This is a predicted structure of a 73-nucleotide RNA (transfer RNA) from a Thermoplasmatales archaeon. The prediction has a mean pLDDT of 82. It matches the Rfam family "tRNA". By type it is a transfer RNA. NCBI's taxonomy places the organism under Archaea, Methanobacteriati, Thermoplasmatota, Thermoplasmata, Thermoplasmatales. The RNAcentral record of the sequence draws on ENA, MGnify and Rfam.
Formats: sequence, C1' cells, structure tokens
RNA sequence: GGGCUGGUAGAUCAGCUGGAAGAUCGCUUGCUUUGCAAGCAAGAAGUCGCGCGUUCAAAUCGCGCCCAGUCCA
Repeated sequence: GGGCUGGUAGAUCAGCUGGAAGAUCGCUUGCUUUGCAAGCAAGAAGUCGCGCGUUCAAAUCGCGCCCAGUCCA
C1' cells in the first nucleotide's frame, strides 16, 4: 500500500431484502427483609465511529475518512 470483517446503552451483542433502535448483565427507585442477598415492579442510559450523498424516509444503500482485528504484498 491492497483485500476482508467489525465499530449500535456503562459492558457483551442483536437488528443491516430502507419505515426510524432492542435483549442480557450492570445502574437507579420502590415492594419484600431486622438487615443483606435473591425475587418482583418501574425507570434512566444511545448525534447507531465521523462527514457528504441517494431517498418522502438511512443503523441499514453509495463515496471518502478514522479506529480495531485478520490476510496478502
């Protein structure tokens, strides 16, 4: 330098044949307990790596760039 894979909530990951974002764990509050844990209920948390474009509409499609992994040179 080139090919491929990936970047989404605090963490691990879904969602990628376009209709606008979810799971588990964690966190907060309440119930329960003398208290803790467990359990139950509710809640918060995301410019979907960045920019531009296509489209009525983009996490999803196109282009460029950044980062990580891997292969080739």